This is a predicted structure of a 334-nucleotide part of an RNA (large-subunit ribosomal RNA, domain IV) from Microcystis sp. LE19-8.1F.
Its Rfam family is "Bacterial large subunit ribosomal RNA".
Context: one part of a larger RNA
RNA sequence: GUCGUGGCUAAGGAACUAGGCAAAUUAACCCUGUAACUUCGGGAAAAGGGGUGCCCUUCAGUAAUGGAGGGUCGCAGAGAAAUGGCCCAGGCGACUGUUUAACAAAAACACAUGGCUAUGCGAAAUCGAAAGAUGAGGUAUAUGGCCUGACACCUGCCCGGUGCUGGAAGGUUAAGGGGGGAAGUUAGUGCGCAAGUGCGAAGCUUUGAACUGAAGCCCCAGUAAACGGCGGCCGUAACUAUAACGGUCCUAAGGUAGCGAAAUUCCUUGUCGGGUAAGUUCCGACCUGCACGAAUGGUGUAACGAUCUGGGCACUGUCUCAGCCGCGAGCUCG
Numbered sequence: 001g002u003c004g005u006g007g008c009u010a011a012g013g014a015a016c017u018a019g020g021c022a023a024a025u026u027a028a029c030c031c032u033g034u035a036a037c038u039u040c041g042g043g044a045a046a047a048g049g050g051g052u053g054c055c056c057u058u059c060a061g062u063a064a065u066g067g068a069g070g071g072u073c074g075c076a077g078a079g080a081a082a083u084g085g086c087c088c089a090g091g092c093g094a095c096u097g098u099u100u101a102a103c104a105a106a107a108a109c110a111c112a113u114g115g116c117u118a119u120g121c122g123a124a125a126u127c128g129a130a131a132g133a134u135g136a137g138g139u140a141u142a143u144g145g146c147c148u149g150a151c152a153c154c155u156g157c158c159c160g161g162u163g164c165u166g167g168a169a170g171g172u173u174a175a176g177g178g179g180g181g182a183a184g185u186u187a188g189u190g191c192g193c194a195a196g197u198g199c200g201a202a203g204c205u206u207u208g209a210a211c212u213g214a215a216g217c218c219c220c221a222g223u224a225a226a227c228g229g230c231g232g233c234c235g236u237a238a239c240u241a242u243a244a245c246g247g248u249c250c251u252a253a254g255g256u257a258g259c260g261a262a263a264u265u266c267c268u269u270g271u272c273g274g275g276u277a278a279g280u281u282c283c284g285a286c287c288u289g290c291a292c293g294a295a296u297g298g299u300g301u302a303a304c305g306a307u308c309u310g311g312g313c314a315c316u317g318u319c320u321c322a323g324c325c326g327c328g329a330g331c332u333c334g
Base pairs, nucleotide, nucleotide: 002329003328004327005326006325007324008323009322011320012319015318020315028052029051030050031049032048037042039150053072054071055070056069057068058067059066060065073077085313086312087311088310089309090308091307092305093304097109098108114147115146116145117144118143119142125134126133127132151300152299153298154297156230157229158228161227162226163223164222165221166220167219170218171217172216176212177211181207182206183205184204185203188199189198190197191196231249232248233247234246235245258292259289270286271285272284273283274282
C1' cells in the first nucleotide's frame, strides 16, 4: 500500500446518491407542556422546555427516602454500559396476524363485516366400486360453496348472449313397444311327352312402414352482491367559444352518484397554482377519462405499517476531500 473492522476530525452540512444507503443525532428518571384531526378510545413519550454530582443545615418519616435553604468541585454530575431522532403531506391496505424454509414480508393472503347460493337430516358437500367415514355425536342463529373485506356515505341502468332456477302446450328425439307390408324356403298345384317352367297355403327364417316413446335441446318466464355489458353522427344562444335545446341511426341497455394526467393518461415533463435560485418526482386544482366507476365494489376515513412517494428540522466523513490513530488479515516459512 490492499482488504476487513473500529475511533477521531478544521470549515461547510446531503453539495453524496436511484434513494440520507450507511453513520451520526436522540435516549434513563423527575417536573412542565403538548397541535391538526378523531370512530372521543386516541393522536401522545406528540412537539417543545427545565432539572439530575458532592457537602452542610433544617423539616417530614422508624428507616429507606423526599422537601426547603446554603455552600462547593470538574470540560463534562442519567460523569461507564444499556437506553426513542422528530415533524409535515400523500398513495395502498382498516387494524393484530400470515407468506415465497435458502434472492420478494408487500399494496399479496387472512381477517372481523356484508351479500348470494346449496342443504330439512339417512342433509348438502367430500373421500371411497362398496361397507363405511368426515360433515357432526352438529340441525338453518347450523354446515358447505362463491364473492366482498373494519367503519361512514352508498352500491345506478341492462336478462339480448352465457350460466343457473322454474315451466310445461307445441316441435325435435334414443332404446324399447308395434308390426302394415316385402323377401327366401316349399306341402301342393297349373302347363308340358320329357327336360323344365309358372303359381304357391301353413310353418320357419330375414327385413321392416305407420303409430307409440323420457330427459335434453328448441320454446316460455325469472335471475346481475350470477359470468358479464353499460353508443355514434349532425345542428343550435345577439362578439367569439361552448351547447341547457333539437334531429337522426343503432342497442339488451347506452356509465348514474362519486372520483379523475390516478398503482389507471398514450399524446405528456398536459395546463394552472404551491414548494425550490433552479422540481420528468411531489402536493392542490382543471377535465380533453388513448383505456375510472360502484361487493371483479365506488368515494372518504381516525388509528396502525421493518410498506411506498415527496418535503422539512436536527444531525452527521454520505460528500467538498481527504487526513490521522488502533485491531485483524495478506506475504514468506512450517
About this RNA
The full RNA is in RNAcentral, with records from ENA.